[in-house]
Background:
A computed fold for a 345-nucleotide part of an RNA from an uncultured bacterium, annotated as small-subunit ribosomal RNA, central domain. The RNAcentral record of the full RNA draws on ENA and SILVA. Its mean pLDDT, the model's own confidence on a scale to 100, is 86.
Context: one part of a larger RNA
RNA sequence: UUGGGUUUAAAGGGAGCGUAGGCGGGCUGUUAAGUCUGCGGUUAAAUAUCGAUGCUCAACAUCGUUAUGCCGUGGAAACUGGCAGUCUUGAAUGCACGCAAGGAAAGAGGAAUUCGUGGUGUAGCGGUGAAAUGCUUAGAUAUCACGAAGAACCCCGAUUGCGAAGGCAUCUUUCUGGAGUGCGAUUGACGCUGAGGCUCGAAAGUGCGGGUAUCAAACAGGAUUAGAUACCCUGGUAGUCCGCACAGUAAACGAUGAAUGCUCGUCCUUGGCGAUACACGGUCAGGGACUAAGCGAAAGCGUUAAGCAUUCCACCUGGGGAGUACGCCGGCAACGGUGAAACUC
Numbered sequence: 001u002u003g004g005g006u007u008u009a010a011a012g013g014g015a016g017c018g019u020a021g022g023c024g025g026g027c028u029g030u031u032a033a034g035u036c037u038g039c040g041g042u043u044a045a046a047u048a049u050c051g052a053u054g055c056u057c058a059a060c061a062u063c064g065u066u067a068u069g070c071c072g073u074g075g076a077a078a079c080u081g082g083c084a085g086u087c088u089u090g091a092a093u094g095c096a097c098g099c100a101a102g103g104a105a106a107g108a109g110g111a112a113u114u115c116g117u118g119g120u121g122u123a124g125c126g127g128u129g130a131a132a133u134g135c136u137u138a139g140a141u142a143u144c145a146c147g148a149a150g151a152a153c154c155c156c157g158a159u160u161g162c163g164a165a166g167g168c169a170u171c172u173u174u175c176u177g178g179a180g181u182g183c184g185a186u187u188g189a190c191g192c193u194g195a196g197g198c199u200c201g202a203a204a205g206u207g208c209g210g211g212u213a214u215c216a217a218a219c220a221g222g223a224u225u226a227g228a229u230a231c232c233c234u235g236g237u238a239g240u241c242c243g244c245a246c247a248g249u250a251a252a253c254g255a256u257g258a259a260u261g262c263u264c265g266u267c268c269u270u271g272g273c274g275a276u277a278c279a280c281g282g283u284c285a286g287g288g289a290c291u292a293a294g295c296g297a298a299a300g301c302g303u304u305a306a307g308c309a310u311u312c313c314a315c316c317u318g319g320g321g322a323g324u325a326c327g328c329c330g331g332c333a334a335c336g337g338u339g340a341a342a343c344u345c
Base pairs, nucleotide, nucleotide: 004316005315006314007299008298012313014200015199016198017197021193022192023191025087026086027085028084029083030082031081033080034079035076036075037074038073039072040071041070042069048066050064051063052062053061054060090190091187092186093185094183095182096181097180099178102176103175104174105173106172107171108170109153113149114148115147116146117145118144119143120142124135125134161168162167205246206245207244208243209242210241215239219235220234221233222232257312258311259310260309261308262307265290266289267288268287269286270285271284272283273282294301295300318345319344320343327338328337329336330335
């Protein structure tokens, strides 16, 4: 390389949009590039193949045959391609109806926490396995009233819903994206995938400016301990929050790429439509549980496939060395992307 693979053994890109490319629905006509076929030319000799012959055999030698390929020309038209026309089931649009923690911005709310002021009140509070550090007669803790600030939204809440993924939950409004169902009105293959590319991308982190209630890396003290640079306790700064910009990684997980078609069922559930009526239960699109066939090394998967097939992309090829070194690209940096070898088992 071929082959074989990628839930858990090595292996699905974090996710989307999309360029080139690859692949692509039904029917009719045409063309003849691919495809098939006839004929001709060429394919030097040697070598090679097969057959025969000659050296006693063989190696060797001689004679004959064959060979893929390329070019030209005549034909065939099923399939692929090109061109022309047409169709509606793929795709999209339209109209109608409801749907959801989808996104952005603005405004509003109550509980809790901490702090401040005042009142009541007096000796403790806090914390732990037990303590101590800490707070407190300058009146703490507790309790009541008022005020301030920032952050997060109890119950509802769920096997729930939405989103491409990351993710999204107090309430209201505005702007905005989306899927679903019903109709079958419009376009008429407009599709699928997608190397590069572009965009989005939790937490932590970075730059500048703000904010800082809580919690809390670092740090300090108290304990524990043989020690304790920890676990426990008391404090506490970055950070946690907001705006703008960067960064671009996660067990970014369903450890399962996207799309299409086909393949027994049962139960629950979300949204719509239909029919009816308080009892069943049809249909489409989602979310779950269990299973037939089938698959799988097994665990298990099983119409939301890891089944049966097709298309396109990504990736794997023993362990360590190593996601390291070097180089290049990106970044303010931290670091990220790409990514070896020697050696060793």